RNA sequence: GGAGGAUUGGCGCAAUUGGUAGCGCGUUGGAUUCCAAAUCCAGAGGCUGGGAGUUCGAGUCUCUCAUUCUCCU
Numbered sequence: 001g002g003a004g005g006a007u008u009g010g011c012g013c014a015a016u017u018g019g020u021a022g023c024g025c026g027u028u029g030g031a032u033u034c035c036a037a038a039u040c041c042a043g044a045g046g047c048u049g050g051g052a053g054u055u056c057g058a059g060u061c062u063c064u065c066a067u068u069c070u071c072c073u
Stems, first nucleotide, its partner, number of pairs: 001072007010025004019056001027043005049065005
């Protein structure tokens, strides 16, 4: 210098062909318990890495930038 992958709650990952962003762990409250653990119920927490574009509508498509991993030279 060139090519490709990844980036989504605190962490690890989903999300079919563009159509209401979910799951597990964690966390908060409650039930249970003498107290706790385990178990059960309920909740909070995301403007999907930044910016722009296309579209009625973008996590998804296009462009650009950033971070990171791999490969080629």

Transfer RNA from Clydaea vesicula, 73 nucleotides, folded computationally.
Its Rfam family is "tRNA". By type it is a transfer RNA.
Lineage of the source: Eukaryota > Opisthokonta > Fungi > Lobulomycetaceae > Clydaea.
The coordinates come from a structure-prediction model, not an experiment, and the mean pLDDT is 81.